[in-house]
The RNA shown here (transfer RNA) has 72 nucleotides and comes from a Patescibacteria group bacterium. Its mean pLDDT, the model's own confidence on a scale to 100, is 83. It matches the Rfam family "tRNA". Gene Ontology term of the family: triplet codon-amino acid adaptor activity. RNAcentral holds the sequence, with entries from ENA.
RNA sequence: GGGUGUGUAGCUCAGCGGCAGAGCACGACUCUUAUAAAGUCGGGGUCGAUGGUUCGAUCCCAUCCACACCCA
Numbered sequence: 001g002g003g004u005g006u007g008u009a010g011c012u013c014a015g016c017g018g019c020a021g022a023g024c025a026c027g028a029c030u031c032u033u034a035u036a037a038a039g040u041c042g043g044g045g046u047c048g049a050u051g052g053u054u055c056g057a058u059c060c061c062a063u064c065c066a067c068a069c070c071c072a
Stems, first nucleotide, its partner, number of pairs: 001071007010024004018055001026042005048064005
């Protein structure tokens, strides 16, 4: 230099163009003499950035950024 893939909650990851989710973690409560486990409820996201397509974009397109891998 060329190519491919990944980027979504604190972490690991889902998410057929139509309300952003799960598990773990965190907070409160129930249970317990107490803790753990279990259960219930809750907080937490400008979906890597910018622009475009569309009535509507995490999703499609372009460029850029970060990371990983392959080729040279």